[in-house]
RNA sequence: UUAGAGGUCGUGGGAGAGACUCCGUCAUACGGAGCACCGAAGGCGCAACAGCCCGGAAACGCUCAGGUAAAAGGACUACGAACUCUGA
Numbered sequence: 001u002u003a004g005a006g007g008u009c010g011u012g013g014g015a016g017a018g019a020c021u022c023c024g025u026c027a028u029a030c031g032g033a034g035c036a037c038c039g040a041a042g043g044c045g046c047a048a049c050a051g052c053c054c055g056g057a058a059a060c061g062c063u064c065a066g067g068u069a070a071a072a073g074g075a076c077u078a079c080g081a082a083c084u085c086u087g088a
Stems, first nucleotide, its partner, number of pairs: 001088006008081006018035001020034005036068003042064001043062003049055001
C1' cells in the first nucleotide's frame, strides 16, 4: 500500500401484534387486574449427523421477561471513522 475479519463509535433505514375490558383517578396519561395476541432487545429449548466437550443452533421453537396508536425501544442492515487481528 492492498484484501479480509472483529467488536466499538457516528449517521440513516428498521417489522409484528387489542389506543381491548374492568377498577383507582379530574384525567384519553399513569398504576392495578383480566382475557386475547406478537416475535426482532434479553433469556431458555431443539432432531438427523457428528461426538469427550464444542458443533449442528438459527431469523427455527417457547413466550419467562418485553411488546400490541404515536413516541421510545428494536434484532438486523447501509455508509463513514479510528482501533485490533489475519493474508499478500